Annotation
A computed fold for a 110-nucleotide RNA from Geovibrio thiophilus, annotated as SAM riboswitch aptamer (S box leader). Lineage of the source: Bacteria > Pseudomonadati > Deferribacteres > Geovibrionaceae > Geovibrio. The prediction has a mean pLDDT of 79. Rfam family: SAM riboswitch aptamer (S box leader). Rfam links the family to the GO term regulation of gene expression.
[in-house]
């Protein structure tokens, strides 16, 4: 780095150093000198591997390997579908819903 599965409305933050940028990209909204981003300590959240029981579940625990602790994956993006408004017709566009896609985690394989 690119592939396969699984999940993404639910959780869970404080204190030091640090000094201005973060929210993946774009657009929008937003969060930040009432301190961002990074790095530490320390708590916490899940429960994906791992562990335990064994009734193999819609089970248990959280010491171990990741994650993760604003806002739904913050909204939207390209495709498809249905719904629908509108017009002489033909038939959208844009709103709504779904699905896929995009990214994000773990697992596995390469």
């Nucleotide at each position: 780095u690119a592939c396969u599965u699984a999940u993404c409305a639910a959780g869970a933050g404080u204190g030091g150093u640090g000094g201005a940028g973060g929210g993946a990209c774009a657009g929008g909204c937003c969060c930040g000198u009432c301190g961002a981003a990074a790095c530490c300590a320390c708590a916490g959240c899940a429960a994906c591997c791992g562990c335990c029981c064994u009734u193999u579940g819609a089970g248990g625990a959280a010491a171990g390997g990741u994650g993760c602790u604003a806002a739904u994956u913050c909204c939207u993006g390209c495709c498809c579908u249905g719904c629908g408004u509108g017009c002489c017709g033909u038939g959208a566009a844009g709103a709504c819903a779904g699905g896929g896609g995009a990214g994000a985690u773990a697992a596995g394989a390469a």